[in-house]
C1' cells in the first nucleotide's frame, strides 16, 4: 500500500427563553450528505462523562477531534437620542380654546332725506270710572205638563138616613205646581287670566315713538387690539411601554487553514 474483522466516535450547530445547572420538546436564526420511533410546559429526561430508552446505518474516513483565522446570517443586554402609545405631575410666564370689559384701525349697517346730546309731548306700565264683550244667576212670555197621594165642578157607581135630605169621590171637563221645551233679546244683579273702547289721575327707570332745537358722528355684528377671569388640549416635568437609530458589550451557525488521525489478523 491493499483486504478482513474489531472499537473509539459519529449521523448537525447556535440564539433567546425556562432552569440551582446541563440536555431535550416548543419558538427564531443557519446549515445540510445531516438516520427511525416513544417520552415531554400547572413540562420531560439528567447531574459535571449532565436528555434517557430501543432500534438502523457509517466507521478510521473525515462528515470525528483539537487548534487558528479573518470574515461573519441572526440572538440578547446596556447608554443615549427620535417618534408614537400610555399613567403621574405642576403650571395660567408660551401656543390654542372659552367667558367678561374695554377700545374703534379695518369690513358691515345707520347718518345732512339730519348723528350724538338737549327739550317737550305720546305709548309700553299701574289706579279708578263708563261702556262693550263673554259666562252665571234671576225676572217676562207660549206650549206641553199630576193613573191616586193637586184645586174646581164632579155624569155613572158607592155610603148614611124611613124620607126629605146629605157625604166622600173615580172617569170626563177646566185650572194650576214643580218641570221641560221655545220666543225675546228687554230688564236687574254677581264674576273675570275679559278689550287694537272711551275719560280722568299716576309715572322711579328702561324701551319704543313724534315735535322743536343741534349740525356730524353713531353702533359694536364680524376681524384687529389691549385687559380680566378660566380650563388643562397642546407645550413642560417625570414614570412606563413598543417602534427605529447610533454606540458598547456579549453569545454565535455556515466558512477558511493546520494539526491528529487507533487495535488484531493476512497479503
Nucleotide at each position: 500500500c491493499c483486504g478482513u474483522g474489531c472499537a473509539a466516535g459519529g449521523u448537525g450547530g447556535g440564539g433567546a427563553g425556562c432552569c440551582a445547572g446541563c440536555g431535550g420538546u416548543g419558538c427564531c436564526c443557519u446549515g445540510u450528505a445531516a438516520c427511525u420511533c416513544a417520552c415531554a410546559a400547572u413540562c420531560c429526561g439528567c447531574u459535571a462523562c449532565a436528555g434517557u430508552g430501543a432500534g438502523a446505518c457509517c466507521g478510521a474516513u473525515a462528515a470525528a477531534c483539537a487548534g487558528a483565522c479573518a470574515u461573519g446570517a441572526g440572538g440578547u443586554u446596556u447608554c443615549c437620542a427620535a417618534u408614537a402609545g400610555u399613567g403621574a405631575g405642576a403650571a395660567c410666564a408660551g401656543c390654542a380654546c372659552c367667558u367678561g370689559u374695554u377700545u374703534a384701525a379695518g369690513u358691515a349697517g345707520c347718518g345732512u332725506u339730519g348723528a350724538a346730546g338737549g327739550u317737550c309731548g305720546g305709548g309700553u306700565c299701574c289706579u279708578g270710572u263708563g261702556c262693550g264683550g263673554c259666562g252665571g244667576a234671576g225676572g217676562g212670555u207660549u206650549a206641553c205638563a199630576a193613573a191616586c197621594c193637586c184645586c174646581g165642578u164632579c155624569a155613572g157607581g158607592u155610603c148614611c138616613g124611613a124620607g126629605a135630605g146629605g157625604a166622600a169621590g173615580c172617569a170626563g171637563c177646566g185650572g194650576u205646581a214643580a218641570g221641560u221645551a221655545g220666543c225675546a233679546u228687554u230688564c236687574u244683579c254677581c264674576g273675570g287670566g275679559u278689550g287694537c273702547c272711551a275719560c280722568a289721575g299716576g309715572g322711579a327707570a328702561a324701551c319704543c315713538u313724534g315735535g322743536c332745537u343741534g349740525g356730524a358722528g353713531c353702533c359694536a355684528a364680524c376681524u384687529g387690539a389691549a385687559c380680566u377671569g378660566g380650563c388643562a388640549g397642546c407645550a413642560c416635568u417625570u414614570g412606563u411601554u413598543a417602534u427605529u437609530g447610533u454606540a458598547a458589550a456579549u453569545c454565535g451557525a455556515a466558512g477558511u487553514c493546520u494539526g491528529c488521525g487507533g487495535c488484531a489478523c493476512g497479503g

This is a predicted structure of a 267-nucleotide RNA (Bacterial large signal recognition particle RNA) from an Actinomycetota bacterium. It is recorded under the gene name ffs. It matches the Rfam family "Bacterial large signal recognition particle RNA". Its family is annotated with signal recognition particle, plasma membrane targeting and SRP-dependent cotranslational protein targeting to membrane, signal sequence recognition in the Gene Ontology. About the family: The signal recognition particle (SRP) is a universally conserved ribonucleoprotein involved in the co-translational targeting of proteins to membranes. Rfam classes the family as a non-coding RNA gene. Model confidence (mean pLDDT): 76 of 100. The RNAcentral record of the sequence draws on ENA.